[in-house]
RNA sequence: GGAGUUGGCUAGGCAGUCGCUCGUGCCGCAAGGUGCGGGAGGAAAGUCCGGGCUCCAUAGGGCAGAGCGCCAGGUAACGCCUGGGGGGCGAGAGUCCACGGAAAGUGCAACAGAGAAUAGACCGCCAAAGCGAAGACUUCGGUUGACGCUGGUAAGGGUGAAACGGUGCGGUAAGAGCGCACCGCGGGCCUGGUAACAGGAACGGCAUGGCAAACCCCGCUCGGAGCAAGGCCAAAUAGGGAAACGAGUGGACGAAUUCGUUCGAUCCACAGCGCACGGCCCGUGCGUGUUUCCGGGUAGGCUGCUUGAGGUGUCCGGCGACGGGCAUCCCAGAGGAAUGACUGUCCACGACAGAACCCGGCUUAUCGGCCGACUCCCACC
Numbered sequence: 001g002g003a004g005u006u007g008g009c010u011a012g013g014c015a016g017u018c019g020c021u022c023g024u025g026c027c028g029c030a031a032g033g034u035g036c037g038g039g040a041g042g043a044a045a046g047u048c049c050g051g052g053c054u055c056c057a058u059a060g061g062g063c064a065g066a067g068c069g070c071c072a073g074g075u076a077a078c079g080c081c082u083g084g085g086g087g088g089c090g091a092g093a094g095u096c097c098a099c100g101g102a103a104a105g106u107g108c109a110a111c112a113g114a115g116a117a118u119a120g121a122c123c124g125c126c127a128a129a130g131c132g133a134a135g136a137c138u139u140c141g142g143u144u145g146a147c148g149c150u151g152g153u154a155a156g157g158g159u160g161a162a163a164c165g166g167u168g169c170g171g172u173a174a175g176a177g178c179g180c181a182c183c184g185c186g187g188g189c190c191u192g193g194u195a196a197c198a199g200g201a202a203c204g205g206c207a208u209g210g211c212a213a214a215c216c217c218c219g220c221u222c223g224g225a226g227c228a229a230g231g232c233c234a235a236a237u238a239g240g241g242a243a244a245c246g247a248g249u250g251g252a253c254g255a256a257u258u259c260g261u262u263c264g265a266u267c268c269a270c271a272g273c274g275c276a277c278g279g280c281c282c283g284u285g286c287g288u289g290u291u292u293c294c295g296g297g298u299a300g301g302c303u304g305c306u307u308g309a310g311g312u313g314u315c316c317g318g319c320g321a322c323g324g325g326c327a328u329c330c331c332a333g334a335g336g337a338a339u340g341a342c343u344g345u346c347c348a349c350g351a352c353a354g355a356a357c358c359c360g361g362c363u364u365a366u367c368g369g370c371c372g373a374c375u376c377c378c379a380c381c
Base pairs, nucleotide, nucleotide: 001377002376003375004374005373006372007371008370009369010368012346013345014344015343016342017341018340020039021038022037023036024035025034026033027032041352045363046362048361049360050359051358052357053226054225055224056223065222066221067220068219069218070084071083072082073081074080085099086097087096088095089094100217101216105215106214107211108210122157123156124153125152126151129150130149131148132147135144136143137142165183166182167181168180169179170178184206185204186203189200190199191198192197230303231302232301233300240294241293242292243291244290245289248270249269250268251267252266253264254263255262256261272288273287274286275285276284277283310329311328312327313326314325315324316323317322347350
């Protein structure tokens, strides 16, 4: 100098003017005015995980269902984070991985292929064994025997994502863990490690391939709903309860009864009263105890609401995630929803995007700028 890996920070600056909102001091009876202070994000987003908080449910345990799944640690908790192991990729810094169990059982494997899991003979290889046999030889008794059949064979070819350990030597009719060496594999042993796991020597001839983001098995976790949670105050109308007052006639019904009646607004009819049909009369239709109090509850209002697993600095423990001590700070809290608009100026000309109960994560979006650590290549000293 070039190429790259990885961790973190930042998110136009400055000045002026006019606003909006919250808190607080002062003035004001109040409405309001005024001073001071605060006023979006790294993702406020998706609502995908985990927790706090609230209400409901709940003896304990199980079934069902859902999620998670190498080991150790961190944490309020997690599906998150840190460190480590194993595997894939990369020359490397690094990076990616749902990474328990396939000898509990069930199942699946398109197409191609002979055969896809107690496998398989299509081409090829073999002719030792059995049967047949042209021909050749013959002392005519037989001998040999291309080739065919029965068969043997998983070396080679071919199919496939995958073909029942790999390479080599021996062996064999040809072959084959059939034998041996090395590699792989298996269970036990030894060593190191908290563990996952790694290393080692001997033994075993291989001892049942793949898929569990197929059913399933094993282990662990999980009660439900959510701030429109929940709490408080509380109109009008209708409905519920109670008390007082009021109440014409007839009938029904019910209760009591000394069987003569009496009581009851439970029901019906009529009368009365009110309303409508413009007013009045008639007529028709509809409605009909009054007042006070009580409780539930709607509209509406208040609250929950922001001091918190909090920020900053520093010291200590830890490889780290993180934990602990001390000091210090208070940093949006609205409710149709404030955080804006305009002007000037500078530059590298400014991306994605707007809190709504609160936190911890993950994921996704994002113009650029800055800082740290590391790797590889080239050149020079």
Molecule: Bacterial RNase P class A
Organism: uncultured Pseudomonadota bacterium